[in-house]
RNA sequence: GCCGAGGUAGCUCAAUUGGCAGAGCAACGGUUUUGUAAACCGUAGGUUGUGGGUUCGACUCCCAUCCUCGGCU
Numbered sequence: 001g002c003c004g005a006g007g008u009a010g011c012u013c014a015a016u017u018g019g020c021a022g023a024g025c026a027a028c029g030g031u032u033u034u035g036u037a038a039a040c041c042g043u044a045g046g047u048u049g050u051g052g053g054u055u056c057g058a059c060u061c062c063c064a065u066c067c068u069c070g071g072c073u
Stems, first nucleotide, its partner, number of pairs: 001072007010025004019056001027043005049065005
């Protein structure tokens, strides 16, 4: 330099050919216990890497750009 995969909550990852952004763990609160842990219930947490475009509507499609990983030369 070229090709491919990926970037979404603190972490690991979903989101069924464009239609309400979710799960597990972690965090916080509560129930239980002499107390802790475990278990159960609940709450909060997101400019979907960044900037534009298309569309009534974009995590999803298009363009540019940054970062990570793999392959080729």
The RNA shown here (transfer RNA) has 73 nucleotides and comes from an Elusimicrobiaceae bacterium.
Its mean pLDDT, the model's own confidence on a scale to 100, is 80.
The source organism's lineage runs through Bacteria, Elusimicrobiota, Elusimicrobia, Elusimicrobiales and Elusimicrobiaceae.